[in-house]
Molecule: transfer RNA
Organism: bacterium
Parts: sequence; structure tokens; C1' cells
RNA sequence: GCGCUUGUAGCUCAGCGGUUAGAGCAGGGGUCUCAUAAACCCUUGGUCACUGGUUCGAUUCCAGUCAGGCGCA
Repeated sequence: GCGCUUGUAGCUCAGCGGUUAGAGCAGGGGUCUCAUAAACCCUUGGUCACUGGUUCGAUUCCAGUCAGGCGCA
């Protein structure tokens, strides 16, 4: 330099055109206990990397930029 791929909550990830963007862990509060742990219940947290385009409608499709990974030279 070229190709492929990934970017979504603090972390690990799901969601691949429409309904409210979700799960687990972590954080906060509570129940239980003499107390702690465990278990259970409730709950906070997101400019879906950025910019533009297509579309009635974009996290999802397209183009570019940025960053990470893999391969080829």
C1' cells in the first nucleotide's frame, strides 16, 4: 500500500429496515440473617465510533473518515 473484518451501557455481547435498544456481569437500594456471604426483588446507566447519502422510516443498507484485529505484498 491492498483486501477482509470489528466498533451498541463501566466490561463481555445480542439485536441486521418499523413496535419501548436488550441480556449477563459490575454499580445503587431493599428482603432474608444475631451478623457476614449466598440467594431473591427493585433500580441507575446508551449522542448505537464520526460525517454524509438511500428510504415514508436507519443501530441495521451504501460511501467516506477514524480506531482495533487478521491476511497478502